[in-house]
Molecule: transfer RNA
Organism: Halorientalis persicus
RNA sequence: UGCGGGAUAGGGUAGCGGUAGCCCACAGGGCUCAUAUCCCCGAGGCCCAGGUUCGACUCCUGGUCCCGCAA
Numbered sequence: 001u002g003c004g005g006g007a008u009a010g011g012g013u014a015g016c017g018g019u020a021g022c023c024c025a026c027a028g029g030g031c032u033c034a035u036a037u038c039c040c041c042g043a044g045g046c047c048c049a050g051g052u053u054c055g056a057c058u059c060c061u062g063g064u065c066c067c068g069c070a071a
Stems, first nucleotide, its partner, number of pairs: 001070007010024004018054001026042001028040003047063005
């Protein structure tokens, strides 16, 4: 320098145009003599800036960071 992949909740990971889910962790409640397990419930997130669209995590452009390949 070129090419490819990736960035989503505190951590890990789905979602390829139409309400952003799951697991762990966390808060509350139930259960228990109590704790744990188990059950219910809740809070919390789309890397940034533009564009297309009625509507963008998703498509397009540019940028930042990480990983790999080539030179």